[in-house]
Context: one part of a larger RNA
RNA sequence: CUGGGCGUAAAGCGCACGCAGGCGGUUGGAUAAGUUAGAUGUGAAAGCCCCGGGCUCGGCCUGGGCCUUGCCUUUGCUUCUGUCCUGCUCGUGUCUUGUUGUGGGGGGUGGUCUUCCUGGUGUUGCGGUGCUGUGCGUUGUGUUCUGGAGGUGUGCCGGUGGCGUGGGCGGCCCCCUGGCCGGGCUCUGUCGCUCGGGUGCGUGCGCGUGGGGGGCCCCUCAAAAGUAGUUCCCCUGGUUGUCCUCGCCGUCACCGACCCCUUAAGGGAGGCUGUGUCCUUGAGACGUGGCUUCCGGAGCUAACGCGUUAAAUCGACCGCCUGGGGAGUACGGCCGCAAGGUUAAAACUC
Numbered sequence: 001c002u003g004g005g006c007g008u009a010a011a012g013c014g015c016a017c018g019c020a021g022g023c024g025g026u027u028g029g030a031u032a033a034g035u036u037a038g039a040u041g042u043g044a045a046a047g048c049c050c051c052g053g054g055c056u057c058g059g060c061c062u063g064g065g066c067c068u069u070g071c072c073u074u075u076g077c078u079u080c081u082g083u084c085c086u087g088c089u090c091g092u093g094u095c096u097u098g099u100u101g102u103g104g105g106g107g108g109u110g111g112u113c114u115u116c117c118u119g120g121u122g123u124u125g126c127g128g129u130g131c132u133g134u135g136c137g138u139u140g141u142g143u144u145c146u147g148g149a150g151g152u153g154u155g156c157c158g159g160u161g162g163c164g165u166g167g168g169c170g171g172c173c174c175c176c177u178g179g180c181c182g183g184g185c186u187c188u189g190u191c192g193c194u195c196g197g198g199u200g201c202g203u204g205c206g207c208g209u210g211g212g213g214g215g216c217c218c219c220u221c222a223a224a225a226g227u228a229g230u231u232c233c234c235c236u237g238g239u240u241g242u243c244c245u246c247g248c249c250g251u252c253a254c255c256g257a258c259c260c261c262u263u264a265a266g267g268g269a270g271g272c273u274g275u276g277u278c279c280u281u282g283a284g285a286c287g288u289g290g291c292u293u294c295c296g297g298a299g300c301u302a303a304c305g306c307g308u309u310a311a312a313u314c315g316a317c318c319g320c321c322u323g324g325g326g327a328g329u330a331c332g333g334c335c336g337c338a339a340g341g342u343u344a345a346a347a348c349u350c
Base pairs, nucleotide, nucleotide: 004321005320006319007304008303012318014201015200016199017198021194022193023192025088026087028085029084030083031082033081034080036076037075038074039073041071042070049065050064051063052062053061054060091191093187095184096183097182098181103177104176105175106174107173108172109171110154113151115149116148117147119145120144125136126135162169163168206248207247208246210244211243215242217241221237222236261315267295268294269293270292271291272290273289274288275287276286277285278284279282299306300305323350324349325348332343333342334341335340
């Protein structure tokens, strides 16, 4: 390489968009490039293989054949693919109407909470723990009440509820804005699927600029406790950070550890959200869509399990794997302010 694989054994890029490339619904016609059939030419000799011959056999030598699976030219065929023309409607998109939702961005605003400040009340403790101590407090803490300031997060509702491609998204109101879905079945007529390179987005941490802040947590730090000892767990404080702004970083158990699209084919119990018909107008009956949770048949699987939301089955395309360690490391390249990221070995060893 081939083969075999990728839920858990090694293996699905974190997610999306998308150029080149690969693949591509259905009717009829044309063409004949690929495909396919025949023929001519060529495909050196030797060698291999087959049938013979010559050395007493063999090795060896030698004659003929086959082979040389290919290429060129030419004549046909028209199944499939391609190209061109012509249609179609089921894929795709569009129109109209309606619903749903923590989808995104910006602005405004509410109450709770903690902290701080002012004033009143009032007096010796408060705080914290397994028990303490450090700490705070007679310059009046804590408790309680009034007023004020600032900041952060949005209790109940809240739900294997919803939305989003993923990361993710939750008080209320306004503005801007994306998508799904149902009904109608209008229009378009393959406009599609996937995608190397590329581009964009990407929790948290971290970095840069300027602000904000004393709430929460807290790497590091100071001290206390505990301990034989402790660089920990617990406690008291507490810088950075957490919040906002603009920019960077580009990682994760970025997980359904399940790439994406398509096709056929049974069930049960629920949830969310549309919609049609019917009447006896009800928490109604019978349907029909989309999403979602659990169970389970066939089938699949090493087993666990999956099971119409597949890990079943058919097909298209991309990515990835190839014993453990060394190592996601070194070197080099590219990116980054840095931290580092990405691409990515070998010696050696078991």
Background
This is a predicted structure of a 350-nucleotide part of an RNA (small-subunit ribosomal RNA, central domain) from an uncultured bacterium. Its Rfam family is "Bacterial small subunit ribosomal RNA". On this family, see Yusupov et al., Science 2001: "Crystal structure of the ribosome at 5.5 A resolution". The prediction has a mean pLDDT of 83.